[in-house]
Context: one part of a larger RNA
RNA sequence: GGAUGAACGCUAGCUACAGGCUUAACACAUGCAAGUCGAGGGGAAACGAUAUUGGAAGCUUGCUUCCGAUAGGCGUCGACCGGCGCACGGGUGAGUAACGCGUAUCCAACCUGCCCAUCACUUGGGGAUAACCUUGCGAAAGUAAGACUAAUACCCAAUGACGUCUCUAGAAGACAUCUGAAGGAGAUUAAAGAUUUAUCGGUGAUGGAUGGGGAUGCGUCAGAUUAGCUUGUUGGCGGGGUAACAGCCCACCAAGACGAUGAUUGGUAGGGGUUCUGAGAGGAAGGUCCCCCACAUUGGAACUGAGACACGGUCCAAACUCCUACGGGAGGCAGCAGUGAGGAAUAUUGGUCAAUGGACGAGAGUCUGAACCAGCCAAGUCGCGUGAGGGAAGACUGCCCUAUGGGUUGUAAACCUCUUUUAUAAGGGAAGAAUAAGUUCUACGUGUAGAAUGAUGCCUGUACCUUAUGAAUAAGCAUCGGCUAACUCCGUGCCAGCAGCCGCGGUAAUACGGAGGAUGCGAGCGUUAUCC
Numbered sequence: 001g002g003a004u005g006a007a008c009g010c011u012a013g014c015u016a017c018a019g020g021c022u023u024a025a026c027a028c029a030u031g032c033a034a035g036u037c038g039a040g041g042g043g044a045a046a047c048g049a050u051a052u053u054g055g056a057a058g059c060u061u062g063c064u065u066c067c068g069a070u071a072g073g074c075g076u077c078g079a080c081c082g083g084c085g086c087a088c089g090g091g092u093g094a095g096u097a098a099c100g101c102g103u104a105u106c107c108a109a110c111c112u113g114c115c116c117a118u119c120a121c122u123u124g125g126g127g128a129u130a131a132c133c134u135u136g137c138g139a140a141a142g143u144a145a146g147a148c149u150a151a152u153a154c155c156c157a158a159u160g161a162c163g164u165c166u167c168u169a170g171a172a173g174a175c176a177u178c179u180g181a182a183g184g185a186g187a188u189u190a191a192a193g194a195u196u197u198a199u200c201g202g203u204g205a206u207g208g209a210u211g212g213g214g215a216u217g218c219g220u221c222a223g224a225u226u227a228g229c230u231u232g233u234u235g236g237c238g239g240g241g242u243a244a245c246a247g248c249c250c251a252c253c254a255a256g257a258c259g260a261u262g263a264u265u266g267g268u269a270g271g272g273g274u275u276c277u278g279a280g281a282g283g284a285a286g287g288u289c290c291c292c293c294a295c296a297u298u299g300g301a302a303c304u305g306a307g308a309c310a311c312g313g314u315c316c317a318a319a320c321u322c323c324u325a326c327g328g329g330a331g332g333c334a335g336c337a338g339u340g341a342g343g344a345a346u347a348u349u350g351g352u353c354a355a356u357g358g359a360c361g362a363g364a365g366u367c368u369g370a371a372c373c374a375g376c377c378a379a380g381u382c383g384c385g386u387g388a389g390g391g392a393a394g395a396c397u398g399c400c401c402u403a404u405g406g407g408u409u410g411u412a413a414a415c416c417u418c419u420u421u422u423a424u425a426a427g428g429g430a431a432g433a434a435u436a437a438g439u440u441c442u443a444c445g446u447g448u449a450g451a452a453u454g455a456u457g458c459c460u461g462u463a464c465c466u467u468a469u470g471a472a473u474a475a476g477c478a479u480c481g482g483c484u485a486a487c488u489c490c491g492u493g494c495c496a497g498c499a500g501c502c503g504c505g506g507u508a509a510u511a512c513g514g515a516g517g518a519u520g521c522g523a524g525c526g527u528u529a530u531c532c
Stems, first nucleotide, its partner, number of pairs: 001532004006528005013384002016381002019377002021342001026340003030337003035084003040081002043077002047075002050071010091295003100220008110212002115208008123157004133146005163188006172179002193200002221267001223265001228258001230256001233255004238250003270292004274285004297318005320331004348374001350373003356370001357368004387418004398408004423469006432459001438453007476521005481502003487516005497504002
C1' cells in the first nucleotide's frame, strides 16, 4: 500500500447492487416450513344448492322470511382405506487426513420410481380389514374386544418370453483365470380399473435418458521430543451375503501385509471451483454463489421403499425439558421468523404464490418461510448531492507580527445574476405476463401440431415522467518533530500527558492541552484485529 462476513470512536443527505451469529453442533416459548388426489374406495362429520315435509311470523291467500326434520340423488368434503410424494427443496460444518475431495480411467462386477421409444398383454375367481356401529380399560397419551363393508388394498388360479435356472449343443474368439453365439428340452414368474366415451391408467420384456453404486493411478496440513505396527491382520480354497465386486462375513489352510519414499500414534482441519495479495514465482483464506461429502440433542438399529439406515418417520438406550390422577406419557429450530445465553459483534415472530421451480392432480386447482419481494443495518462497492457564474471598500470579527502600520482568514462573506439534481407538494404512471383451462379455425389423420381468441401483478400507485416552489433540506473526521503532505501563539513545567518506531515534556515545547491557520481524505474519517 492492498484486503475484510469485521468491531470500536466521532460524524451522517440519497439511489442502485451485493452482504449480514466468524462466539455456544448452547438451550429453546409461539406461529408457519409437505402435502395432494373424490377421474381408486366405502362413506357423509361440516358447508352449500335442490326436493319433500312439520311449525311460526308477515301479509299481496300463495308467496317471502325464520326455526327444524328427511333425502349422498347433487356441488363438495373432516376423519378413514388406497396411490404418489415425504430420500427433493432448505440448514449446518460437529466429525472426517479418508478413494472424503480434485482429476483421469475402468465396471465382461452393478441398480435406476417418474420420463422416452419399441413389442406383447390387460382373463377368471376368493377371503379379509379400516372407517361407521356396539361394549370396555385409561387422568391423559392412547388402546382392547365384538359385529358390518369397499377398492387401482391383499391373495389364488389361467395365459406368457426375448428374462432367470437346469440339461443338451458347442460355432467363433482371447495374453490368462477363460468369454461363450445359433438351435433343442424342461421348470418358474404378471396385470386394475376409472369416468363426462374420449382419454387417463395397469402388467411383462428390450433399449435409451437421467440419477446413483463400486474399483484404480496421481495429488491433498504439520509433528520423529511419535519407530516399529497389524491377528480378519495379508493371501488362498469353499460357502454365505449383496443390485454388484470384495475378509464384507464365516469354516479350513498358509504366514504373511505395512514401514525412514515416514507405517503407527497424538495434533489440526470438511474438500474443490474460487477469493485476497504479489510484476511473477509464491504466500494466505475457503464467508456469500456453484459442485461434492458428512451430520440432524448424544449413541445404536433396522422397517418401508426405485431410492434412506431417513432434519420436521419408527424402535432401543442416554442426558435434558415439560405434563401427570404417580400408574404412565410428550418433545427435539444445524428449516423461516423469533427468545434466552455466550460475545467486541451480526436483522422482521413482514407480504405473495404474480414470476421461476417443486409435489400431487386428467384438469381446474391445492400446498410450497424453496423462490420472489418488502423491512432493519454506512457493514461493503459504484454513483449523485450539499449549488453555479460574477463580486476588493481586499468590509467586520478572530488570530499573528518587527504593532500610527502590515499579514492572514479571503472571492471567503455581503451584494447581483442564474440553475433546481436533490427536497416538498400536485398530477400522470409502468416493464416484469410468457400464457393455462376453455372456444374457434387449419393441417395430418383420431390425438397431436400450428394459428387466433382467451383470466391472472404481491412488490405498487412503487420505479419513472411532468409541473410548481425556493439556494431553498444536506460536512465531517484525522493529522501538522522526522519517517510523512501540513506552523505559529497561549497554558503546563520530567507534572499533566503523547507515542507505530526514533523519541517529546525538568520555564521561550512546531512532539502534551487549547486557539488560529494549514494538510489529507470526504458521507465518511480515524483506531484496533487478521492476511499478503
Molecule: small-subunit ribosomal RNA, 5' domain
Organism: metagenome